[in-house]
RNA sequence: ACUCGAUAAGAGCAAACCUGUUGAAAAGCAGGGACGCAAAGCCAUGGAUCUAAAACAGGAUUUUCCUGUUAUGACAGCCAGGCUGCCGGG
Numbered sequence: 001a002c003u004c005g006a007u008a009a010g011a012g013c014a015a016a017c018c019u020g021u022u023g024a025a026a027a028g029c030a031g032g033g034a035c036g037c038a039a040a041g042c043c044a045u046g047g048a049u050c051u052a053a054a055a056c057a058g059g060a061u062u063u064u065c066c067u068g069u070u071a072u073g074a075c076a077g078c079c080a081g082g083c084u085g086c087c088g089g090g
Stems, first nucleotide, its partner, number of pairs: 002090004012037002017032006035077001041083003045080003049074002055069006
């Protein structure tokens, strides 16, 4: 340097759920809490998934409501990809 992740050692992160808060929502942030994770560290480039405020179309009991389409929103603990990293084996 490349590659692999058995047993470790020292570490790390933190699902669901609860509380507060931001947001139209998905979801994010903080605290508690641990289901798990060899990158569950960082990145929204491709795909998948979630939401639908605005916009457009249609409908109705029509100054409002309903249905549908749709990210410019979200998601890295969905997959692929890129960058960086602890220990150990080869």
This is a predicted structure of a 90-nucleotide RNA (c-di-GMP-I riboswitch aptamer) from Pelolinea sp. NCBI's taxonomy places the organism under Bacteria, Chloroflexota, Anaerolineales, Anaerolineaceae, Pelolinea. The model forms 95% of the base pairs in the Rfam consensus.